[in-house]
Formats: sequence, structure tokens, C1' cells
RNA sequence: GGCCCCAUCGUCUAAUGGUUAGGACAUCAGGUUUUCAUCCUGAAAAUCGGAGUUCGAUUCUCCGUGGGGUCA
Repeated sequence: GGCCCCAUCGUCUAAUGGUUAGGACAUCAGGUUUUCAUCCUGAAAAUCGGAGUUCGAUUCUCCGUGGGGUCA
């Protein structure tokens, strides 16, 4: 340098172009417990950046950024 793949809450992971972007762990608050742990209830928390197509984009297209694989 060429080609391919990936990027979503703190972490992991879902989501035929149409919902309030869902779940697990973790965090926080409350309940239970003499305390801790366990258990129960609840809350907060995310689409890598830009442009395009579309009535509508996490999803499709292009460019860029970062990561991985492969060839040289």
C1' cells in the first nucleotide's frame, strides 16, 4: 500500500428501514437482615464523526477516525 470484517449504556450483548433503542453483569437508592452477603423492587446510563438516500436511518450508500484479520 491492496482487500475483508468490526465500532450500541462502565463491561458484554440484542434490535426486517417505523416503540420509550431491549437484556445480563456492574453502579446508585429503597426494602429484607443485628451487620455483611444473598434475595426483592426501582432509578440512571449508549448508537465513533461527517455527508447522502428516504416520509422516516442503529440499520442502506460514500468519506473520515480507531481496532482486528489477510496478502504484498
This is a predicted structure of a 72-nucleotide RNA (transfer RNA) from a Candidatus Wolfebacteria bacterium. It matches the Rfam family "tRNA". Rfam classes the family as a transfer RNA. The prediction has a mean pLDDT of 81.